[in-house]
RNA sequence: AUGAAGAAUGCGGAAGAUACCAAUUUGAAUAUUGGAGCCGAAGGGAUAAGCUUUGAGUUUUGCCAGCUCUUAGUGAAAAUCUCAGGCAAAAGGACCGUGUUUGGACA
Numbered sequence: 001a002u003g004a005a006g007a008a009u010g011c012g013g014a015a016g017a018u019a020c021c022a023a024u025u026u027g028a029a030u031a032u033u034g035g036a037g038c039c040g041a042a043g044g045g046a047u048a049a050g051c052u053u054u055g056a057g058u059u060u061u062g063c064c065a066g067c068u069c070u071u072a073g074u075g076a077a078a079a080u081c082u083c084a085g086g087c088a089a090a091a092g093g094a095c096c097g098u099g100u101u102u103g104g105a106c107a
Stems, first nucleotide, its partner, number of pairs: 006102008018036001020035005037087003043083001044081002050074003055069004
């Protein structure tokens, strides 16, 4: 199987924040270097209770359970940090809609 979740991809939509200052190259720079300010929605880091878990202690005749300390995981994200990225347009862009391919759950 009148095809779930997930994955890849086409198309459409998609926010925030200095076209800042100086120097250099240049026809001119949006390029390069340095400085200051700022943004969170590529990616990345950190994080509470609770829950699960490791070991020890306590307790017991003994074991389990409970309690205390402890190990690791989860919690975990669009909130937080701002490492990375970004701050005219273009590009990028989490995410949303839709198509295709893949996938093979339930029945």